[in-house]
A computed fold for a 478-nucleotide part of an RNA from an uncultured bacterium, annotated as small-subunit ribosomal RNA, 3' major domain.
RNAcentral holds the full RNA, with entries from Greengenes.

Context: one part of a larger RNA
RNA sequence: UGACGGGGACCCGCACAAGCGGUGGAGCAUGUGGUUUAAUUCGAAGCAACGCGAAGAACCUUACCUGGUCUCGACAUCGAUCUAAAGUACGAGUAAUGUCGUAUGACUCUUGGGAGGAGAGAAGACAGGUGGUGCAUGGUUGUCGUCAGCUCGUGUCGUGAGAUGUUGGGUUAAGUCCCGCAACGAGCGCAACCCCUAUGGUCAGUAGCCAGCAGGUAAAGCUGGGCACUCUGGCCAGACUUCCAGGGAUAACCUGGAGGAAGGCGGGGAUGACGUCAAAUCAUCAUGCCCCUUAUGACCAGGGCUACACACGUGCUACAAUGGCGUAAACAAAGGGAAGCGAGAGUGUGAGCUUAAGCAAAUCUCAAAAAUAACGUCUCAGUUCGGAUUGUAGUCUGCAACUCGACUACAUGAAGCUGGAAUCGCUAGUAAUCGCGAAUCAGAAUGUCGCGGUGAAUACGUUCCCGGGUCUUGUACA
Numbered sequence: 001u002g003a004c005g006g007g008g009a010c011c012c013g014c015a016c017a018a019g020c021g022g023u024g025g026a027g028c029a030u031g032u033g034g035u036u037u038a039a040u041u042c043g044a045a046g047c048a049a050c051g052c053g054a055a056g057a058a059c060c061u062u063a064c065c066u067g068g069u070c071u072c073g074a075c076a077u078c079g080a081u082c083u084a085a086a087g088u089a090c091g092a093g094u095a096a097u098g099u100c101g102u103a104u105g106a107c108u109c110u111u112g113g114g115a116g117g118a119g120a121g122a123a124g125a126c127a128g129g130u131g132g133u134g135c136a137u138g139g140u141u142g143u144c145g146u147c148a149g150c151u152c153g154u155g156u157c158g159u160g161a162g163a164u165g166u167u168g169g170g171u172u173a174a175g176u177c178c179c180g181c182a183a184c185g186a187g188c189g190c191a192a193c194c195c196c197u198a199u200g201g202u203c204a205g206u207a208g209c210c211a212g213c214a215g216g217u218a219a220a221g222c223u224g225g226g227c228a229c230u231c232u233g234g235c236c237a238g239a240c241u242u243c244c245a246g247g248g249a250u251a252a253c254c255u256g257g258a259g260g261a262a263g264g265c266g267g268g269g270a271u272g273a274c275g276u277c278a279a280a281u282c283a284u285c286a287u288g289c290c291c292c293u294u295a296u297g298a299c300c301a302g303g304g305c306u307a308c309a310c311a312c313g314u315g316c317u318a319c320a321a322u323g324g325c326g327u328a329a330a331c332a333a334a335g336g337g338a339a340g341c342g343a344g345a346g347u348g349u350g351a352g353c354u355u356a357a358g359c360a361a362a363u364c365u366c367a368a369a370a371a372u373a374a375c376g377u378c379u380c381a382g383u384u385c386g387g388a389u390u391g392u393a394g395u396c397u398g399c400a401a402c403u404c405g406a407c408u409a410c411a412u413g414a415a416g417c418u419g420g421a422a423u424c425g426c427u428a429g430u431a432a433u434c435g436c437g438a439a440u441c442a443g444a445a446u447g448u449c450g451c452g453g454u455g456a457a458u459a460c461g462u463u464c465c466c467g468g469g470u471c472u473u474g475u476a477c478a
Stems, first nucleotide, its partner, number of pairs: 001478002003475003007472007015462002019426005026317008034308002042053002064303007073126001077125002081120003087104005107116003128292002131290003137286002139281003142277001144275001149188006155164003168179003194269004199237007208227003213224003240263001243257005319419001323378005329372001335366003340359002344355004385416001390411007432454007
């Protein structure tokens, strides 16, 4: 000087407390451990691994296993030499591939050579490696933590390591600002500048909208017309403690009020200082060294990654009446669409199928929003709760659903009556709850990332638990 303390003082955070809803019990989904296996490819490991890499394993992917094959190689450059082709079709083979056989075919430019492209090919140089090392590395990332810190120049003090500044009194979300001070300044962080959102103005008016006028219908912005309104999207305005009162050191600032759509950082996002963990990644990629080179490289078929006495994590669905079921009504936002979205019509109990208009989309379409409200029914039961499991028959995608897909119909109707110790999330348009969309994607979400609808309770407070910051104190430690 750090670090540490079951030392002290002060402060903060869904850290506790106050509340609401979960997990832990059940079934299933999914990841992991373990076990099993020919293989169950590999990585991730307290917080910060475990619905993680994987935004999607039937083949492919695929790295694993078994079997069958290749050896200048699936891929790149150089290469003596040879062929005129290459290619296409048929045959043997599960396929790859090799051996070929038959048929067809006989490159382009220049034409003197030659050049380009293609195939075969000796010896090679070399290719190739998801082989090892993340404790050799780059790059990228997590974490403390969006915590308020981390430093430097000059000066001064100290023999020196160092100190000062950065401490102190206030204040703030903030090393934010004010005052003081042997310090005076500065940098990286904080804040602001960026994006979305909340209000208004202005400009614009189609594919959006329809107040007034006219036409028109079973109904309908459907038509003429209009741009008022909604909306869309450019440009502006607006919030700055501006104004008032009180407190405070007359300061910074704090409390209350005004006006205002919005008030004291308005609400979200992006943004992550110096560093810590020899943290993660050699399997995104790049890369040193080591290793393999008729194999640790390459190709193919089938299997495996989907196993299953069990243990754990994360979720979904429930255990019901604030509910289940039925009928007929209402209201979103944000997105996607051409090898696509697919209206309408017909058909099927249904998944779907047939036909087919429109739309590269503010035009057409996916598309039905669902919770909700209304009416009816059930009447507290393992039930009209719950839907696992199983049987049969089907649909769709796709060469192909046996291992191993999703969905539909009928039948079947398991556990489960609110969950021990323990433990998690959340402070407002939040929790809870309800549906909708997208990426990946032929098909395959209860995951992920977004979108809106309905919409709470509680916070006295900082004694305690956890984590963090500042000052101070002690020294087993560096």
Overview: Model confidence (mean pLDDT): 81 of 100.